[in-house]
Context: one part of a larger RNA
RNA sequence: UAACGGGGGUCCGCACAAGCGGUGGAGCAUGUGGUUUAAUUCGAUGAUACGCGAGGAACCUUACCUAGGCUAGAAUGUAGGUUGAAUAUUGUUGAAAGAUGAUAGGCCGCAAGGACAAUUUACAAGGUGCUGCAUGGCUGUCGUCAGCUCGUGCCGUGAGGUGUUGGGUUAAGUCCCGCAACGAGCGCAACCCCUAUUGUUAGUUGCCAUCAUUCAGUUGGGCACUCUAACGAGACUGCCGGCGUAAGCCGCGAGGAAGGUGGGGACGACGUCAAGUCAUCAUGGCCUUUAUGCCUAGGGCUACACACGUGCUACAAUGGCCAGGACAACGAGCAGCAAGGUCGCGAGGCCAAGCCAAUCUCUUAAACCUGGUCCCAGUUCGGAUUGGAGUCUGCAACCCGACUCCAUGAAGGUGGAAUCGCUAGUAAUCGCGCAUCAGCCACGGCGCGGUGAAUACGUUCCCGGACCUUGUACA
Numbered sequence: 001u002a003a004c005g006g007g008g009g010u011c012c013g014c015a016c017a018a019g020c021g022g023u024g025g026a027g028c029a030u031g032u033g034g035u036u037u038a039a040u041u042c043g044a045u046g047a048u049a050c051g052c053g054a055g056g057a058a059c060c061u062u063a064c065c066u067a068g069g070c071u072a073g074a075a076u077g078u079a080g081g082u083u084g085a086a087u088a089u090u091g092u093u094g095a096a097a098g099a100u101g102a103u104a105g106g107c108c109g110c111a112a113g114g115a116c117a118a119u120u121u122a123c124a125a126g127g128u129g130c131u132g133c134a135u136g137g138c139u140g141u142c143g144u145c146a147g148c149u150c151g152u153g154c155c156g157u158g159a160g161g162u163g164u165u166g167g168g169u170u171a172a173g174u175c176c177c178g179c180a181a182c183g184a185g186c187g188c189a190a191c192c193c194c195u196a197u198u199g200u201u202a203g204u205u206g207c208c209a210u211c212a213u214u215c216a217g218u219u220g221g222g223c224a225c226u227c228u229a230a231c232g233a234g235a236c237u238g239c240c241g242g243c244g245u246a247a248g249c250c251g252c253g254a255g256g257a258a259g260g261u262g263g264g265g266a267c268g269a270c271g272u273c274a275a276g277u278c279a280u281c282a283u284g285g286c287c288u289u290u291a292u293g294c295c296u297a298g299g300g301c302u303a304c305a306c307a308c309g310u311g312c313u314a315c316a317a318u319g320g321c322c323a324g325g326a327c328a329a330c331g332a333g334c335a336g337c338a339a340g341g342u343c344g345c346g347a348g349g350c351c352a353a354g355c356c357a358a359u360c361u362c363u364u365a366a367a368c369c370u371g372g373u374c375c376c377a378g379u380u381c382g383g384a385u386u387g388g389a390g391u392c393u394g395c396a397a398c399c400c401g402a403c404u405c406c407a408u409g410a411a412g413g414u415g416g417a418a419u420c421g422c423u424a425g426u427a428a429u430c431g432c433g434c435a436u437c438a439g440c441c442a443c444g445g446c447g448c449g450g451u452g453a454a455u456a457c458g459u460u461c462c463c464g465g466a467c468c469u470u471g472u473a474c475a
Stems, first nucleotide, its partner, number of pairs: 001475001003472003007469007015459002019422005026313008034304002042053002064299007076124009087104007107114002126288002129286003135282002137277003140273001142271001147186006153162003166177003192265004197233007206223003211220002236259001239253001240251004315415001319374007331362003336355002340351004381412001386407007428451007
């Protein structure tokens, strides 16, 4: 100087407390361990692995296994030799890859030769093989915590200290005051984006107050309003009162759509964990070269006594079912979204308008409201499992897809010890969209809106962190 302490002081955080809802019990989905296997490819492993890499494993992907094949190789370039236009059609064998034949085809140039292709020789190959403890890059975590340093000066033999400590204050090393320090940098904050209010500009594909018109903003008309999207305004403790030297704090004070960082996002200091990744990519070294490379078919990654994580659906009456009725936002669309008609109980099929989209479509949002029914039961709860019949995608749904209909109707009566999330448009709850994508094992992920709470006395305790101080046989 750091680190540590079941030392002390000060302070903070859904850390506890106060509340609300879960997990842990059931079934299923998914990831992992283990076991099994020819293979169940590899990586991730307390917090910081386990719906993670994977934003799509039937083939492909695919790296694994089995079997069949290739060897300058699946790609590209250069140089030399040989042959032939390129290319197209086709036979045999085979699971395919591959192997082995046949036919057609004749460019430019006087020529040498050229273009192109095949083959061969040579040089460069290839490797998801190893090492993340050789590395770059990227990332997680402490932590959006308030810290981490430097120059000069001063102090100390020196390591180092001072500044950065102290008194206040703040979300903040934020600011103020003091001080052998005076300044500065990286962080904090602000500058950026979205959102809440409003003005100006603009008025189609959007909108409709007034006038006409219609089943319908449908049409004329209009651009007020809504909205769209560009530029502005607005919030600064600016004003008032109280406290305070100041910084600042308090106020059911004013004004204001918004008040003390308005809400959310992006943004992550010096560093820590030899943290993670050689399988995104790049890359040193090592290993491999008729194989650890490459092609192909089939299988596997989907196994199943079991254990754990993360979720979904439930156990019901604040509910289930039936009928009728209402209100969104974000997005996506041409190998696409598909209105409408028609067939089918349905998944969906057939015909087919419109739309490269503020125009058309996906697109009826659902919870909700009204009426009816069920009457507390393993039920009109719950939907697993299984049988049958189908639809769609795709060369192909056996291993191993989703969906529909009929039948079947399991466990489950609120879950032990323990444990998680959340402080407001949040939790809880309800549906909708998108990426990936032929299809989809999505109950996942990322977004969007609808309905919409309870509680916080407080900081003694648990956990993590910051600053000062103290002890130490540790570095």

A computed fold for a 475-nucleotide part of an RNA from a metagenome, annotated as small-subunit ribosomal RNA, 3' major domain. Rfam family: Bacterial small subunit ribosomal RNA.